The prediction has a mean pLDDT of 79. This is a predicted structure of a 115-nucleotide RNA (FMN riboswitch aptamer (RFN element)) from uncultured Eremococcus sp. Its Rfam family is "FMN riboswitch aptamer (RFN element)". Gene Ontology term of the family: FMN binding. The sequence is in RNAcentral, with records from MGnify. The model forms 100% of the base pairs in the Rfam consensus.
């Protein structure tokens, strides 16, 4: 450098207004390890520090980067699973907007793969 390349509120309820609120549905990226949303990592996003710019200033941009960044157990099988099987939980960045894993956005990114 080229290519491919994320899934999800059916139904109903309040209400001016909601796929956010409420009852209830639905989903699950990427390496690794016995096959994992929950193990250990990666990764969007936040951000001191330091460098350079801007600006009267408060402070903003741009690199770069210490840190920060969800969530499970109980039984089974088995040499070996928190990963299979059963049964019952839980978790889901920022921005916007009537309060979002699920709409729209940043994103034709990224991490990761093939050529």
């Nucleotide at each position: 450098u080229u290519c491919a390349g994320g899934g999800g509120c059916a139904g109903g309820g309040u209400g001016u207004a909601a796929u956010u609120c409420c009852c209830g549905a639905c989903c699950g990226g990427u390496g690794g390890u016995a096959c994992a949303g929950u193990c250990c990592a990666c990764g969007a996003g936040c951000a001191a520090g330091u460098a350079g710019g801007c600006a009267g200033g408060a402070g903003c941009c741009u690199a770069u980067c210490a840190g920060c960044u969800g969530a499970a157990c109980u039984g089974g099988u088995g040499a070996a699973a928190u990963u299979c099987c059963a049964g019952u939980g839980c978790c889901g960045a920022c921005a916007g907007u009537a309060a979002a894993g699920u709409c729209u956005g940043g994103a034709u990114a990224a991490a990761g793969g093939a050529g």